The RNA shown here (c-di-AMP riboswitch aptamer (ydaO/yuaA leader)) has 125 nucleotides and comes from Desulforamulus ruminis. Rfam family: c-di-AMP riboswitch aptamer (ydaO/yuaA leader). Its family is annotated with cyclic-di-AMP binding and regulation of gene expression in the Gene Ontology. The sequence is in RNAcentral, with records from MGnify. Model confidence (mean pLDDT): 79 of 100. NCBI's taxonomy places the organism under Bacteria, Bacillati, Clostridia, Peptococcaceae, Desulforamulus.
[in-house]
RNA sequence: CGCUUAAUCUCUCUUUUUGAGAGAGCGGGGGAACCAAUCAAUUGGGGUUAAUACAGUGUGCUCACACUGUUAGGGUUAUACUUUUCAAUCCGAACCCGUCAGCUAACUUCGUAGGCGUAGAAAAG
Numbered sequence: 001c002g003c004u005u006a007a008u009c010u011c012u013c014u015u016u017u018u019g020a021g022a023g024a025g026c027g028g029g030g031g032a033a034c035c036a037a038u039c040a041a042u043u044g045g046g047g048u049u050a051a052u053a054c055a056g057u058g059u060g061c062u063c064a065c066a067c068u069g070u071u072a073g074g075g076u077u078a079u080a081c082u083u084u085u086c087a088a089u090c091c092g093a094a095c096c097c098g099u100c101a102g103c104u105a106a107c108u109u110c111g112u113a114g115g116c117g118u119a120g121a122a123a124a125g
Stems, first nucleotide, its partner, number of pairs: 001117004008024006025112006035102001044100001045097004053070007073091005081125006
C1' cells in the first nucleotide's frame, strides 16, 4: 500500500501494556401499531456468519463425532472506478441464546476480533 470483514477514526487515563475508558462512524440482536401468520406439533426453537444441504466410510448407537466427495452460498485474480461474461483458484468454518424472539416507530442492548500478500482475458458504463 492492498485484500477479507461491521470490525475504522479520534481523545483521555495508566505509565508502556496483547492495558482501561469515552466519543464518532460502522454492524448485529431485542422491541408497538399497521401488516403478515394462526389445525396441531419437544422431532424444541431462534440468532451471528458466505459457511447450508446430500452421499459414502469409520467410531458410536438414533443422535452425535471424524474423514472423504459433492453442494446452496461466498471471496480473490491491485486497470482511476463500477458492472457483466468467460477462465483459473480458494473458502464452504466457528460461536451464541436457553424453551423465548414474525415484521416493527419510540426505546433498549451488544460487537468493533482475527487473518492474508495478489496469478488471467473480453465487453459495457